[in-house]
RNA sequence: ACCUCUGUUUUAUAGGGUUCCGCAGCAACCGCUGGUCUGGUCCAAGAUAAAACGGGUCGGAAAAUACCGACUUAACACGGAAGGACAAAAGCCUGGGAGAU
Numbered sequence: 001a002c003c004u005c006u007g008u009u010u011u012a013u014a015g016g017g018u019u020c021c022g023c024a025g026c027a028a029c030c031g032c033u034g035g036u037c038u039g040g041u042c043c044a045a046g047a048u049a050a051a052a053c054g055g056g057u058c059g060g061a062a063a064a065u066a067c068c069g070a071c072u073u074a075a076c077a078c079g080g081a082a083g084g085a086c087a088a089a090a091g092c093c094u095g096g097g098a099g100a101u
Base pairs, nucleotide, nucleotide: 007053008052009051010050011049012048015043016042020040021039022037023034024033025032026031054073055072056071057070058069059068060067076096078099082094083093084092
């Protein structure tokens, strides 16, 4: 000095808080407080899982596209502080970033 690419979506999980519900306390008409409440709703992973879609290669067939089938989409991945969103927080986003090795 270089360090490219490593798909998208969905459903879950680790994790996260407190709008709503529930729960607890106060009040006893409306309500108020509490996440230092297990939870349901909710947010949620680059370095968690699964599935679907998509991509690629090969083969069948074929003028070509379309179609069908098989395989593949791997391996690796330490990581702040700070800022941002929603009610709020986070392994969310900035970000496979800065930096480190």
This is a predicted structure of a 101-nucleotide RNA (Guanidine-I riboswitch aptamer).
Its mean pLDDT, the model's own confidence on a scale to 100, is 78.
Its Rfam family is "Guanidine-I riboswitch aptamer". Its family is annotated with regulation of gene expression in the Gene Ontology.